The RNA shown here (transfer RNA) has 77 nucleotides and comes from bacterium HR36. Its mean pLDDT, the model's own confidence on a scale to 100, is 80. Rfam family: tRNA. By type it is a transfer RNA. It was read from a public genome assembly.

RNA sequence: GGCCCCUUAGCCAAGCGGCCUAAGGCAGCGGUUUGCAAAACCGCCAUUCCCGGGUUCGAAUCCCGGAGGGGCCUCCA
Repeated sequence: GGCCCCUUAGCCAAGCGGCCUAAGGCAGCGGUUUGCAAAACCGCCAUUCCCGGGUUCGAAUCCCGGAGGGGCCUCCA
């Protein structure tokens, strides 16, 4: 330098154009239960998907640019 992939809550992770103001698990917070605690159970927890543009009636989802991370290749040594 070239090519490919990934980026969603504190962590992991589903999603592949409209039923998504976004599943699920862990953690956290509140509660029930318990002599206390643990465990169990119930509830809460992303008006927003790395950033900026664009396409579209409509974008986490498609396109372009940027950023960060990973892999392969090439050149130099």